A computed fold for a 476-nucleotide part of an RNA from a metagenome, annotated as small-subunit ribosomal RNA, 3' major domain. Its mean pLDDT, the model's own confidence on a scale to 100, is 82. The full RNA is in RNAcentral, with records from SILVA.
[in-house]
Context: one part of a larger RNA
RNA sequence: UGACGGGGGCCCGCACAAGCGGUGGAGCAUGUGGUUUAAUUCGAUCAACGCGAAGAGCCUUACCGGGGUUUGAAAAGCAGCUGCAAUCCCGAGAAAUCGGGACCUCCUUCGGGACGGCUGUACAGGUGCUGCAUGGCUGUCGUCAGCUCGUGUCGUGAGAUGUUGGGUUAAGUCCCGCAACGAGCGCAACCCUUGUCCUUAGUUGCCAUCAGGUUAUGCUGGGCACUCUAAGGAGACUGCCGAUUAUAAAUCGGAGGAAGGUGGGGAUGACGUCAAGUCCUCAUGGCCCUUAUAUCCCGGUCUACACACGUGCUACAAUGGCCGGUACAGAGGGUCGCGAUACCGCGAGGUGGAGCUAAUCCCUUAAAACCGGUCUCAGUUCGGAUUGGAGUCUGCAACUCGACUCCAUGAAGCUGGAAUCGCUAGUAAUCGCAGAUCAGCUACGCUGUGGUGAAUACGUUCCCGGGCCUUGUACA
Repeated sequence: UGACGGGGGCCCGCACAAGCGGUGGAGCAUGUGGUUUAAUUCGAUCAACGCGAAGAGCCUUACCGGGGUUUGAAAAGCAGCUGCAAUCCCGAGAAAUCGGGACCUCCUUCGGGACGGCUGUACAGGUGCUGCAUGGCUGUCGUCAGCUCGUGUCGUGAGAUGUUGGGUUAAGUCCCGCAACGAGCGCAACCCUUGUCCUUAGUUGCCAUCAGGUUAUGCUGGGCACUCUAAGGAGACUGCCGAUUAUAAAUCGGAGGAAGGUGGGGAUGACGUCAAGUCCUCAUGGCCCUUAUAUCCCGGUCUACACACGUGCUACAAUGGCCGGUACAGAGGGUCGCGAUACCGCGAGGUGGAGCUAAUCCCUUAAAACCGGUCUCAGUUCGGAUUGGAGUCUGCAACUCGACUCCAUGAAGCUGGAAUCGCUAGUAAUCGCAGAUCAGCUACGCUGUGGUGAAUACGUUCCCGGGCCUUGUACA
């Protein structure tokens, strides 16, 4: 000087407390451990476990079994030979591939060149090892308020000072004081979005006024007022008033205002820590394999199952289930696509193909909610697992191993031990909708989006994590 303390002081955080809803019990989905297996590919273990994987039937695929190839599946150099090769047909085969047949080049300065095949040679190739050789990227403490430097001064020196102190703040934020004076990386602001208003613009958007038309609809003429769209501006700064304080910084209250003290949300992650993670994104040193640890194909595996754990979904019902009627979004996506009206089917879906490269057309009926009816507390008209049968769709192909529909079946489960998690407002809870990946989908995941919409916070004694000062230390 640090680190540590079941030392002290001050302070903060859904850290506790106050509340609301969960997990832990059940069934299923999914990931992991373990076990099994020819293989159940590999990595991740606080900060792994719906993670890499925003899509494992084949492919993917790295794993296993079998069948093949050896200058190789792809790249590119040199030398030699050749005019083939590709395509099509036949045969063998599970396919890769092999055998046979048909067809059969272009430019030229005639030296050759382009392209392809064969042979040879240097070489290729490796998701093989090392993340403890590395780059890059990422997690974590932590969006915590810290981390440092120059000059000066103090100390023999390691170092200290500044950065401590008194206040204050979300903040090393600001003020005052001070052997310090300044500065840098962080904080904040600048950026995006949302909340109010104005201007401009008015189609594909909108419809207040006028006219026409309809069973009805901005449907039509018309208009750009409103909504909206998207560009530019205004607006919030403790700016104003009062109180408190040290006349400071600031805090509290108030006015005005759409918004008030960082308005809400996002992006943004200092010096560093963990030899943290990743050689299987990529790049790369070294080592290793080179008729194999490379490469092609078929089939299987990654989907196994006594069990254990994590994360979710659906429930156990009446604030509910079922039936009928009726209303209201936002954000996205669409030409190898979205697919309307119509018709067929109980339905999944099928036939067909208007319109749309989209503020125009389509996906697209939002669901919870509301109104009416029924059920009457039961393992039930709760719950839907499992199983049988019949089908639909995608796709060479749904046996291993897809999703969905219909009929039948109707398991556990009556609110969950110890323990443990999330959340402070348009939040929790609850309800649907969309998208990426994607032929299809094991999505109940993830990322967005809107609808309905709470309770509680006395407070900082305690648990956890963190910041500053101080103290002890046989630790570095």